[in-house]
Molecule: transfer RNA
Organism: Candidatus Iainarchaeum sp.
RNA sequence: GACCCUGUAGCCCAGUGGAUAAGGCGCCUGCCUUCUAAGCAGGAGACCGCGCGUUCGAUUCGCGCCAGGGUCG
Repeated sequence: GACCCUGUAGCCCAGUGGAUAAGGCGCCUGCCUUCUAAGCAGGAGACCGCGCGUUCGAUUCGCGCCAGGGUCG
C1' cells in the first nucleotide's frame, strides 16, 4: 500500500428496511436462609463507531473516515 472481516448496554452477543433493539454474565431491590452462596420474583442500563447519501422510513443499503483483527506485497 491492496483486499477481507468486525465495531450494538460494564463484559459477551442476536437482530432485521417499518415492534417500546432480543438474550446471557454482571449490577440494584425484594423473597427465601441464622448468615453467605445457590434458588425465586422484579428492576435499571445500549439509539446501534463518526459523517454524508439513498429511501416515505436505515441499527439494517451505498460512500468516505476512524478503530481493532486477518491475508498478501